Small-subunit ribosomal RNA, 5' domain from a Verrucomicrobiota bacterium, 546 nucleotides, folded computationally. It was read from a public genome assembly. Lineage of the source: Bacteria > Pseudomonadati > Verrucomicrobiota. Rfam family: Bacterial small subunit ribosomal RNA. Gene Ontology terms of the family: structural constituent of ribosome and ribosome.

[in-house]
Context: one part of a larger RNA
RNA sequence: GAACGAACGCUGGCGGCGUGGAUAAGACAUGCAAGUCGGACGCUAAUUGCCGGGUAGCAAUAUUCGGCAGUUGGAGUGGCGUAAGGGUGCGUAACACGUGGGUAAUCUGCCGUGAAGUCGGGGAUAACUCGCUGAAAGGCGAGCUAAUACCGGAUGUUGAUCUUGAGUGGAAUCGUUUAGGAUCCAAAGUUGGGGACCGUAAGGCCUGACGCUUCACGAUGAGCCCGCGGCCUAUCAGCUAGUUGGUGAGGUAACAGCUCACCAAGGCUAAGACGGGUAGCUGGUCUGAGAGGACGACCAGCCACACUGGAACUGAGACACGGUCCAGACACCUACGGGUGGCAGCAGUCGAGAAUUUUUCACAAUGGGCGAAAGCCUGAUGGAGCGACGCCGCGUGGGGGAUGAAUGGCUUCGGCCCGUAAACCCCUGUCAUUUGCGAACAAUUCGCGCUACCUAACACGUAGCGCGUUGAUAGUAGCGAAAGAGGAAGGGACGGCUAACUCUGUGCCAGCAGCCGCGGUAAUACAGAGGUCCCAAGCGUUGUUC
Repeated sequence: GAACGAACGCUGGCGGCGUGGAUAAGACAUGCAAGUCGGACGCUAAUUGCCGGGUAGCAAUAUUCGGCAGUUGGAGUGGCGUAAGGGUGCGUAACACGUGGGUAAUCUGCCGUGAAGUCGGGGAUAACUCGCUGAAAGGCGAGCUAAUACCGGAUGUUGAUCUUGAGUGGAAUCGUUUAGGAUCCAAAGUUGGGGACCGUAAGGCCUGACGCUUCACGAUGAGCCCGCGGCCUAUCAGCUAGUUGGUGAGGUAACAGCUCACCAAGGCUAAGACGGGUAGCUGGUCUGAGAGGACGACCAGCCACACUGGAACUGAGACACGGUCCAGACACCUACGGGUGGCAGCAGUCGAGAAUUUUUCACAAUGGGCGAAAGCCUGAUGGAGCGACGCCGCGUGGGGGAUGAAUGGCUUCGGCCCGUAAACCCCUGUCAUUUGCGAACAAUUCGCGCUACCUAACACGUAGCGCGUUGAUAGUAGCGAAAGAGGAAGGGACGGCUAACUCUGUGCCAGCAGCCGCGGUAAUACAGAGGUCCCAAGCGUUGUUC
């Protein structure tokens, strides 16, 4: 000199863009952060319309019961999602990460392309009703019922296993193509529209959409293996028994001591094994002319973790932050028998600390989940709020003005400085203030109309065009008008390094200080004042890095 996720002191006008728990991975009140689908299914409540019956009434009508259709709500079965997104950096010196490869040793829901199919049956169960039990959380029994829930059977294009041949390729175990034979394995429906024909009707039938099953390929994502690379320590020199290898078996999606039985005695190490300390890694960031050094906040990729430790279940995917089970610590409820909980999600509280924000708005946009869609959910995200925490920009006025006014300071008492500075005169209107107009971010979706394609069809559906509909930020940005210099300057330094000097007070005292050093009666070094210098909405100090 530069830099910072900074803090402290004094001061503080505005805006834009960023950024903000670095310490206690300490403990957490409260609210929200993962739901959705009725176009998979049964039940239940309310409500609207229509039809039929009863009661009151001459009637209009009122009321009640039942059926059908629609809408809305509730819990439940079922499907998909909850493994993403979001947080933190405890652990980890490791194939964790980076980079380059391998997988002839593998898996992959949703998505895309292609091929084939979707036949015919069965038994349950939750919800619900009844009973028992418990303070509660809840539990048990009996009975009824549905499905795209569950389970047999049929079919078998393909596929899997075994096997007989032929061809071709390679990188050792082999890969791949093709022709047979044997055995084994699937499925589920929902919904829109319809001219003839059949049927009293439901429907058959025709035509779409979304599904379901099997297989192949792709895409995406993941698993495993390997070469190389990146901390300190020898005041750590030897380490190792599933250890190193083999055979056989088990296990995994998959190779493998991954696991087990038996056999052999191997394996690593001064090019640092083993031990100890520290640490998430990287793209990058800071500094530096570079070489290098230090760091890894924000943003992005990967990894690890979710009160602590352990375990599996479900699933395409977890050994699962807002799932389950066990143990432990802590906290809460309790009728003392027993239960409940997990902010390292967003806000917020306490604590420790030099120190780090609102218990805000919206799903309008982008993205995600579910859904045919409308839509619902989304503390992701988009915005606003707070903090000079940082960077950048702007302003606090401009021109004229000498009786060089007054106060103040110095003085050799002549004067000099502050100083064109002020007053005064003429202007301007940035920002702030008041007021008027007022955005972009909006593309979709959906509704209506038209055209084309598909079709038996003017239905439906698909594509295109036109009109209408959707904004949290926000009455914000921006633009215009009004008034008046009006509302807006401080901090540090002045002995040398180092730009900037005098007076007064103090008297080795009080104090200053980054280093050298100042202060003991004329201190440019302490304290105050005037003046000057530097930077400026900041200026200094401290800490850390180069």